[in-house]
Molecule: c-di-GMP-I-GGC riboswitch aptamer
Organism: Burkholderiales bacterium
RNA sequence: UCUGUAAAGGGCAAACCCACCGAAAGGUGGGGACGCAAAAUCACCGGUCUACCGGACCUGGAAGGUCCUACGACAGCGGGAUUGCCAGAC
Numbered sequence: 001u002c003u004g005u006a007a008a009g010g011g012c013a014a015a016c017c018c019a020c021c022g023a024a025a026g027g028u029g030g031g032g033a034c035g036c037a038a039a040a041u042c043a044c045c046g047g048u049c050u051a052c053c054g055g056a057c058c059u060g061g062a063a064g065g066u067c068c069u070a071c072g073a074c075a076g077c078g079g080g081a082u083u084g085c086c087a088g089a090c
Stems, first nucleotide, its partner, number of pairs: 001089004011036002016031006034076001040082003044079003047074003054068005
C1' cells in the first nucleotide's frame, strides 16, 4: 500500500418497545439485533427528509388550508476528507 476466504480477541447496533429533548425531521439513554471491516469522526459535493420561523396564495376578516424556502436533520444514501483493530499478500 492492497485485500477481507478462514481464525482469535473483540466492537458497533436497523426495525420495534420504554423514558427524556425537539415544532418536525430527528437526537440522547435503556432494552433489542436487521445488518456492518470503518455502521469510527467530519455536512465539503450530490441526494433525501423536515418546515417552528419567514415568503407567496386561497378567504371580506379570523380560523383553517395549499405551495415555496435550510440556517435544521440524516455519516446505517452515494462521493470525498481524517484517523484506526486483527489477519493475509506485496